[in-house]
Context: one part of a larger RNA
Order: sequence, then C1' cells, then structure tokens
RNA sequence: CCUGAAUGCUAUCGGAGUGGUACUAAGCCAUGCAAGUCGAAAGGUUGUAAAUGGUCAACCUUGGCGUACGGCUCAGUAACACGUGGAGAACCUGACCUGUGGUCCGCAAUACACCCGGGAAACUGGGAUGAAUGGCGGAUACUCGAGGUGGCCUGGAAUGGUACCUCGUCGAAAGGAGCACACCUAACCGUGCAACCGCCACAGGAUGGCUCCGCGGCCGAUUAUGCCAGACGGUGGGGUAACGGCCCACCGUAGCUGUGAUCGGUACCGGCCAUGUAAGUGGGAGCCGGGAGAUAGGCACUGAAACAAUGGCCUAAGCCCUACGGGGUGCAGCAGGCGAGAAAACUCCACAAUCCGCUCACGCGGGAUGGGGCCACUCCGAGUGCCAACUUUAAUAAAGAUGGCUGUGGCGAGAUAUACACAGUCUCGCAAGAAAGGAGAGGGCAAGGCUGGUGCCAGCCGCCGCGGUAAAACCAGCUCUUCAAGUGUUCAGG
Repeated sequence: CCUGAAUGCUAUCGGAGUGGUACUAAGCCAUGCAAGUCGAAAGGUUGUAAAUGGUCAACCUUGGCGUACGGCUCAGUAACACGUGGAGAACCUGACCUGUGGUCCGCAAUACACCCGGGAAACUGGGAUGAAUGGCGGAUACUCGAGGUGGCCUGGAAUGGUACCUCGUCGAAAGGAGCACACCUAACCGUGCAACCGCCACAGGAUGGCUCCGCGGCCGAUUAUGCCAGACGGUGGGGUAACGGCCCACCGUAGCUGUGAUCGGUACCGGCCAUGUAAGUGGGAGCCGGGAGAUAGGCACUGAAACAAUGGCCUAAGCCCUACGGGGUGCAGCAGGCGAGAAAACUCCACAAUCCGCUCACGCGGGAUGGGGCCACUCCGAGUGCCAACUUUAAUAAAGAUGGCUGUGGCGAGAUAUACACAGUCUCGCAAGAAAGGAGAGGGCAAGGCUGGUGCCAGCCGCCGCGGUAAAACCAGCUCUUCAAGUGUUCAGG
C1' cells in the first nucleotide's frame, strides 16, 4: 500500500456487484409455501349445456410421463475424489433425431364410488358390481445360444460386425382424436377413409452415464528389523449393463515399502480469488465444472438411470400425539424461530421474461428464476451552493446581515418505464430552503512553542517517550492539519 471480516463515531442521493449465518452448532426447528400435469388413456360423482351423447366446470380414483432435474450444504474424503491426457477387442442409455418393418387373436382382475365391519387416531378387513394406452395367455416378427458354410468391413490385432443354413431357446405391440356412413336415443356399439398424436421391433445417431489406465498437486520418521490375510496371484463358478477378490470354493504364497509403504494430522478438488513488476506466497466463501451428503448407521424395491433431500423398511438418539392398544416427524429448499457467536436480511410480489415438467394444443405448475424490501459489505458517480457590494476589522482573512444568480439532490405534477409497482429517464413548476463528519496537531508524520484545568495524580502512548506548578505530549476551549459520506480501531492474508 492492497485485500477479507468485525467494531467506535458519523451519514444526503443515484448506479453497479461472481456481497450479506462459509468461518461458531452438517446444532434443533412452530407455521406457510418449494412438483406437478394429461379429459386427445380410463371409470365414477355433482352441477351445467345440448339433436346431444367429454359441451363446460369442479372433484375422487386407475393409468401415463415427470418428481434421479432444478435448489441447498461442505460433514466425510489424501481417494482414480479432482485436474489433465488416454483406453473400453469388457459396457448401458428413458425422452430426442434418422431409417426400415409391423400394430393379429383371446382372457381374467381391480381402484374410486356402493353395502357390512374394526380402530381414539393413523389407518384398515370382507362382499357385490366393473373400465383402460393397467395386467395375463396365444400367434408371428425380432432376440439369444450352439454348430456349420462363404466372402467382405473396421482394426495394430478378430474374440467384433455382416450374409445364409440347421437345431434349440426366448418371445413384441394400444389405442386415441378427426371426417364420412350406418345404428342407438338413455343407447356408449359397428364399418370405412386419409392422415395427426401414439404403441412394438430392429439398425444407426445424439445425449447422458459406467469401468479402467498414465501423469499431477498437503504436513509429520519424535510413524520403519515396517505394512498386508480376500491380503497378492491362479483355476472354476456366482454376480453385474460390463472387466475385476466384486463375491465364493479349491490351490499357490505372494504383494507394498526409504522414489516414504503403514500409521497419525489436516483438507471436498479444479476453473479461479487476494497480493506482487515477476518469481512467489496465501486462499478454495460467493459464480462456473466435478464430487459427496440430506438427524447417525444399514438395506433393498421401483425404474433407462437411485440404493432415491420434501419414496419405503430396519436399528439408534431426539421431539410430538395417544383413549396406553398404537401412531406421527426430519428446513445442509424459500422465508421465519430458538441456540451458538465479534459476526450476517422480508414468515414480501409475480410466473410478464428466461428455463424446466406435463400436454396434439390452449394452457397449468414451478420460494428454479425474475422483481421489490433491509444492511456504509465493496466499487463507481454526484451534491451539501455561487456572486456582489455593505458592517465589524490592520485586512481582499474570518464573522454578520442585505440583495441577486443557479437548481445536483429535495418537494409537487405529467409522460415513459413495469406483470403491477418501485427505481430510473424525460418535461414543467417551487424554494438556498432540511444535507459534514472522523481522526490527528512532541518526534517518526502534515498541522500550536495559544488559553484554562491537573500536578509522577488523573491520564496518554504501536515505538521513542510525556505528567513531580509556566505540560507544544494528560482533560478541555480556540486555532490548525488531513481524509471525506465517510473516517478511525482490532484481527487476518500478501
């Protein structure tokens, strides 16, 4: 000098920000909200409309897709977690894009509502009815495995891909809206059309992931005759989308280590950030990429993907309800509360924009996001007036009062702005009216050899040092210096 925080005194306004409970308690949480959507998959209830029959509105349930994203936090982790460069001849990929082919036949249930029960509640048992793009069976296509035939393609290398044959195995699909015709009139059914939205299979792509490898970056030897027993390897098997001690049976006794194993400590990693001319040193909050976590620990189910933050089960601790039989709960989402602390904001508005989910669409939803509120947290900008003569005066200094000028900000009005507002911007009007403090003045170090008080007291002081009766150093007044909406102090980094 720059930077990050806290804090004293003080404070007019505008703009911007990758500022605002990271540091301490990954401590605990009242209340509200933070994930829905589709009637062009289906059943039902209520109302409404009608030559109608999903027309319109609301609700319940089945079903589909989404809820693995987005948001938060940094506890753990010294690790292929991260960064970087590769590999997969050992892999998966819903929705999306392209292409090809298909969408046949049949069956049985069940939710809601209804009836009868149990329970304080949470919730739950039985019965009858009955729908689907929900479920099941069959057919075919496809798939998979083994064997065989023949070339070709990719490649460093076929064990990969591709064509055909045989055997075996497994085994797809779903309809809806529209139009037309026919039929029905309390009925829900049939046929056809062309094409919209779908459904199934295969091939390719894209996207996202999974696995493996090289290299790279903390401290300690006051952790070394050290560490290791699924430990290191092999054979066979299980498991997985897939390789592998990932798991298991048997066999062998290997493997790591002074280029620091093991143990202990500390710590999410990087882009970056602070400082510095640089070399470097310090940091890893905020924003972006990756990882990990969701009271602690464990487990699987569903699914393309989880071992799943507002899903489930178990154990543990805490809290809440209870009729004592049993239940409920998880803010490291947004607000908000308690606690802790030197330390940190509103229980605000809106889906108008961006983006995400669902939907043929219109739309619906989103504390993501956008916007406002609060805070001197930082940076940038502006203002707090200007002029004249007069009085006092040695004075063109200072002060006082008078007159004039200007109009940043302010106040009032209008336009614009905006989801609505606010702010901002522009125009007009009003009035100098309400807008300066902090620290310092012995030296370092810019500024008093002024006045009063105190009298080694009270006090000051980063350091040197002041104070014991004329203190330039204490406490005040005046004056002065410096920076200025700030200015001082403390801690931390360079």